[in-house]
RNA sequence: GUCACGGUAGCUCAGUUGGCAGAGCGCGGGACUCAUAAGCCCGAGGUCGCUGGUUCAAUCCCAGCCCGUGACA
Numbered sequence: 001g002u003c004a005c006g007g008u009a010g011c012u013c014a015g016u017u018g019g020c021a022g023a024g025c026g027c028g029g030g031a032c033u034c035a036u037a038a039g040c041c042c043g044a045g046g047u048c049g050c051u052g053g054u055u056c057a058a059u060c061c062c063a064g065c066c067c068g069u070g071a072c073a
Stems, first nucleotide, its partner, number of pairs: 001072007010025004019056001027043004049065005
């Protein structure tokens, strides 16, 4: 340099043939218990990598760019 895949919550990852952004773990609180743990209930936490375009509407489609991984050179 070329090609492919990926970037979504603190971490690991889903997701939607375009229409209110989610799970598990972690974190905070509650209840339970003599107490702790486990299990149970509730909650907080997101410019969906960046910029533009298409659209009534974009995490999703299109273009460019940035970053990571792999392959080739």
Predicted 3D model of a 73-nucleotide RNA (transfer RNA) from a Candidatus Peregrinibacteria bacterium. It was read from a public genome assembly. Its Rfam family is "tRNA". Rfam describes the family as follows. Transfer RNA (tRNA) molecules are approximately 80 nucleotides in length. Its family is annotated with triplet codon-amino acid adaptor activity in the Gene Ontology. The prediction has a mean pLDDT of 83.